[in-house]
RNA sequence: GGCAGCAUAGCUCAGCUGGUUAGAGCGACGGUCUCAUAAUCCGUAGGUCCCCAGUUCAAGUCUGGGUGCUGCUA
Numbered sequence: 001g002g003c004a005g006c007a008u009a010g011c012u013c014a015g016c017u018g019g020u021u022a023g024a025g026c027g028a029c030g031g032u033c034u035c036a037u038a039a040u041c042c043g044u045a046g047g048u049c050c051c052c053a054g055u056u057c058a059a060g061u062c063u064g065g066g067u068g069c070u071g072c073u074a
Stems, first nucleotide, its partner, number of pairs: 001073007010026004019057001028044004050066005
């Protein structure tokens, strides 16, 4: 240099054929329970869906460009 994949919560990830409120597990915080701690159970907070544009009534999802990471290849 060429090709491919990925980017969504603090971490690991889901999100189908574009649609009605963006989710799970872990973690954090509060409560429950206990003599106490852990575990269990209940609840709460936490998101510019990497950035810029485009298409659309409507974009995490489609299109173009950019950035970053990973792999293959010369």
Background: Predicted 3D model of a 74-nucleotide RNA (transfer RNA) from Pseudanabaena sp. RU_4_16. Rfam family: tRNA. It is annotated as a transfer RNA.